The prediction has a mean pLDDT of 85. The RNA shown here (transfer RNA) has 71 nucleotides and comes from a Parcubacteria group bacterium.
RNA sequence: GGGCCUAUAGUUCAGUGGUAGAAUAACGCACUCCAAACGCGUUGACCGAGGUUCGAAUCCUCGUGGGCCCG
Numbered sequence: 001g002g003g004c005c006u007a008u009a010g011u012u013c014a015g016u017g018g019u020a021g022a023a024u025a026a027c028g029c030a031c032u033c034c035a036a037a038c039g040c041g042u043u044g045a046c047c048g049a050g051g052u053u054c055g056a057a058u059c060c061u062c063g064u065g066g067g068c069c070c071g
Stems, first nucleotide, its partner, number of pairs: 001070007010024004018054001026042004047063005
């Protein structure tokens, strides 16, 4: 220098154009003599900027971070 993959909640991951989800963590409640575990609930996110579309986490372009390969 070139090519490919990837970025969603504190963390690990779903979500292939139409309501942003799960587990775990945190917090609250219940249970318990107390605590843990189990149960119920709450909070919390689409890497940035443009474009396409009635509508974008999803498609396109550029950029940024990370990973792999070629030279």
Overview
Rfam family: tRNA. Rfam classes the family as a transfer RNA.